[in-house]
Context: one part of a larger RNA
């Protein structure tokens, strides 16, 4: 300094303390990601009577769900830290500039009709919207080939212009509001077409974020791991496959590469900023909090997307646990509480979205165990208090008695504080009241050679050592000393 125990314990405040060291073991239940009616349809309710509103519900759509939380098992690795490349790359939302949005067509949910199955859930038929989906078309884009006195750069293979071939190929002119016009209705709450503002859609440069790749260097342990390791191993053509470079991958071809400047092999182990130590060198850690990186009951593989190989999405194998009418099905707290287990060792199945910040949303808002704030626990730090003053009795002690005096903290009322409460603060009232221990007194080491009691006995002790009948060392009383809401033991670190 951490971290557990024994005794003991009044209040505040702060924390980047609280199942990190052990079992990355196992999970009951509830919650922890949804949101949009300014994309679209269908149904349900509700109000309206110069109005064509308002609200739910089911599905389609779209955008988020790849962030936020948690953990540290895996890793000695470009994982990380530091610095540079990328002329080998991507990047939804978001800014900025420039163009643009013509035609046609279709499906499928909800819904309605039938039907399978205990369930979980599914099958056929039918109807229909869209900012769903397809096709044309221009606009565009990619490739080769050839030109260019262009632009940036160390260097063009990049970018920009022309040409000519191939090969792909865009968009929704939708929604809301305003006005202006026509149509239409009271079992009506619409439609239609102009014009303006907003707010989407497409394409193309450019930016901003946010990522993917590659190099140098840097940071445990063992040489009792070394006539050493390697076969996709090392290198080339050539092709797959990626946003992209590459033996990633695959076919052919050579026969290479690593190693005592430590290759291979074994242990151990998330890196880092920090962090304990300590005058500094160092030496130790890496948990909280913050960047980065792995993982989600052990393995594996992809789908959809700008982004994943996806912790509360899918499939497969394994393995556990659960429902089954035995066919078949459901599940994974290293989210937030919480329950078992393990252990020396660690908390409430709490409040709220008021604040911050995310996701959606035109916005109103809605959702957010991120978070914000309570609640336990002396774990840690920091503060305060547990009275003050006189006289008398004792002994100048220790205590006692009488008498003043103060009010922190307590209790009590009011205000203010907060989402709401608690706290805290502010102003009254009460009342010395509520509130001390722990360890030690032979020497090292501060404090008894007092008294009882024990009699190598019971016990003490880091070490020396005490104890056998006068114990300053043991059990006790009295006293004395040291910390002090602490205080002592005990195992690591420095």
């Nucleotide at each position: 300094c951490g971290a557990c125990c024994g005794c003991u314990a009044u209040c505040g405040g702060g924390g980047u303390g609280g199942g990190g060291c052990u079992a990355a073991g196992c999970c009951a239940u509830g919650c922890g990601a949804g949101u949009c009616g300014u994309a679209c349809g269908c149904c349900u309710g509700g109000g309206g009577a110069c109005c064509g509103c308002c609200a739910g519900g089911c599905g389609u759509g779209g955008c988020g769900c790849a962030c936020g939380g948690c953990u540290c098992a895996g890793u000695a690795a470009c994982a990380c830290g530091u610095g540079c490349c990328u002329a080998a790359c991507c990047u939804a939302c978001c800014c900025u500039c420039g163009g643009g949005a013509g035609g046609g067509g279709g499906a499928c949910a909800a819904c309605c009709c039938c039907g399978g199955g205990a369930a979980a859930c599914u099958g056929g038929g039918g109807c229909c919207a869209a900012u769903c989906c397809c096709c044309c078309a221009u606009a565009g884009g990619a490739g080769a080939a050839g030109g260019g006195u262009g632009c940036u750069g160390g260097a063009a293979a990049g970018c920009c212009c022309c040409u000519u071939c191939u090969c792909c190929g865009a968009a929704a002119g939708g929604g809301a509001c305003u006005g202006c016009g026509g149509c239409c209705g009271a079992u009506c709450c619409g439609c239609c077409g102009c014009a303006g503002u907003c707010u989407g859609c497409c394409c193309g440069a450019g930016g901003a974020u946010g990522g993917g790749g590659g190099c140098a260097c840097g940071g445990c342990c063992c040489a009792u791991c070394a006539u050493g390791g390697u076969a996709g191993u090392u290198g080339g053509c050539g092709g797959g496959g990626u946003a992209a470079u590459g033996g990633c991958c695959c076919g052919c071809c050579a026969a290479g590469c690593c190693g005592a400047a430590g290759a291979c092999g074994g242990g151990u182990g998330g890196g880092g900023g920090c962090c304990g130590u300590g005058a500094g060198a160092g030496c130790g850690g890496g948990a909280g909090c913050c960047c980065c990186g792995a993982g989600a009951u052990g393995g594996g593989c992809a789908c959809u997307g700008a982004g994943a190989c996806a912790a509360g999405g899918g499939c497969c194998c394994a393995g556990g646990c659960c429902c089954u009418a035995c066919g078949g099905g459901g599940u994974g707290c290293a989210g937030c509480a919480g329950g078992c287990g393990c252990g020396a060792a660690a908390a409430c199945u709490c409040c709220g979205c008021a604040a911050u910040g995310c996701g959606g949303g035109a916005a109103a808002c809605c959702g957010u165990g991120a978070c914000g704030g309570g609640g336990c626990c002396a774990c840690c730090c920091c503060g305060a208090g547990u009275g003050c003053c006189g006289c008398c009795c004792g002994a100048a002690g220790a205590g006692g008695g009488c008498g003043g005096c103060u009010u922190u903290u307590g209790c009590c009322c009011g205000g203010u504080g907060c989402a709401a409460a608690a706290a805290g603060c502010c102003g009254g009232g009460c009342g010395a009241a509520u509130a001390a221990g722990c360890g030690g007194g032979g020497g090292g080491c501060a404090a008894g050679u007092c008294u009882g009691g024990u009699g190598u006995c019971a016990g003490c002790c880091g070490c020396c050592g005490c104890g056998g009948u006068a114990a300053u060392a043991c059990c006790a009383g009295c006293u004395c000393c040291g910390c002090g809401a602490g205080u002592g033991g005990u195992c690591g670190g420095g």
Molecule: small-subunit ribosomal RNA, 5' domain
Organism: uncultured archaeon